[in-house]
RNA sequence: AAAGCCGAUCAGACAACCGCUGCCAUGCAUGUGGGAGAGGAAAGUCCGGGCUCCACAGAGCAGGAUGCCGGCUAACGGCCGGACGCCGCGAGGCGAGGAAUAGGGCCACAGAGACGAGCGUAUUAAGUUACGGUGAAACGCGGUAACCUCCAUCCGGAGCAACACCAAAUAGGCAGACGAUGACGCGGCUCGCCGAGUCUGCGGGUAGGUGGCUGGAGCCGGUCAGCAAUGGCCGGCCUAGAGGAAUGGUUGUCCACGACAGAACCCGGCUUAUCGGUCGACUUUUCCA
Numbered sequence: 001a002a003a004g005c006c007g008a009u010c011a012g013a014c015a016a017c018c019g020c021u022g023c024c025a026u027g028c029a030u031g032u033g034g035g036a037g038a039g040g041a042a043a044g045u046c047c048g049g050g051c052u053c054c055a056c057a058g059a060g061c062a063g064g065a066u067g068c069c070g071g072c073u074a075a076c077g078g079c080c081g082g083a084c085g086c087c088g089c090g091a092g093g094c095g096a097g098g099a100a101u102a103g104g105g106c107c108a109c110a111g112a113g114a115c116g117a118g119c120g121u122a123u124u125a126a127g128u129u130a131c132g133g134u135g136a137a138a139c140g141c142g143g144u145a146a147c148c149u150c151c152a153u154c155c156g157g158a159g160c161a162a163c164a165c166c167a168a169a170u171a172g173g174c175a176g177a178c179g180a181u182g183a184c185g186c187g188g189c190u191c192g193c194c195g196a197g198u199c200u201g202c203g204g205g206u207a208g209g210u211g212g213c214u215g216g217a218g219c220c221g222g223u224c225a226g227c228a229a230u231g232g233c234c235g236g237c238c239u240a241g242a243g244g245a246a247u248g249g250u251u252g253u254c255c256a257c258g259a260c261a262g263a264a265c266c267c268g269g270c271u272u273a274u275c276g277g278u279c280g281a282c283u284u285u286u287c288c289a
Stems, first nucleotide, its partner, number of pairs: 001285004006280005012254007020037002023034004039260001043271002046269005051159004063155005068082005084095004098150002103148002105144003115140001119132004163211004173202006185193002218237008255258001
């Protein structure tokens, strides 16, 4: 230098103006000021966990998942390390992998015959012994579990539209008081009129509102243990939280001209989509000194 392989990371930059959703400060304010505001996948909802409610003595059945060995983790079907097999010159990539003497099923093509013993030839006292082109397997204690099955381990169900709290109007419900010896009503009182309910309290649900809601298995840096995944310690930081749902628009300058895409309870993974750039470890080949 070329070709490759593995990992990490960025996701147009800057500025001005006008908006939108939370937060903070201030004010008597429909105000003013400040600061924050999508992702590496926010996606698919495929695994695992937190959280909430329901159910639940214990154990089992059914059903589902996983399946070499060791480790990590809150947990996993994830990740790390190792052995083994296949591919690659190599860095490296890929691997649904326990049991075939518990039992059942199946074994293409070829072959006379394919799973259970028969068949052919030779041989023997005797199905007694030997051999049999094919085929992965042939006359047998074969193969297949990416067929059923068995074994081991794990799994209760539903999901933030979970769930909790506050709570109208109207109509039911319950309790009490008054009422045909006339209640209530007719604007305060009496008379009079009318004629069957009236008043108070309680309780559940609905509309509506509030919480759940983002400070967390958090992020960044350092250090220690470990091959690593990962964990311990120290320091620093706060980084969307809506509820018909904000995260946008215009203009200017510049460049390599900008992909896939859009939070809705949260987190760890996997998978899928993705214009391009940068950094690091490593491999093979060639050239120069």
The RNA shown here (Bacterial RNase P class A) has 289 nucleotides and comes from Thiobacillus sp. 65-1402.
It matches the Rfam family "Bacterial RNase P class A". By type it is a ribozyme. Rfam describes the family as follows. Ribonuclease P (RNase P) is a ubiquitous endoribonuclease, found in archaea, bacteria and eukarya as well as chloroplasts and mitochondria.
The model forms 93% of the base pairs in the Rfam consensus.
The gene name in the source record is rnpB.
Lineage of the source: Bacteria > Pseudomonadota > Betaproteobacteria > Thiobacillaceae > Thiobacillus.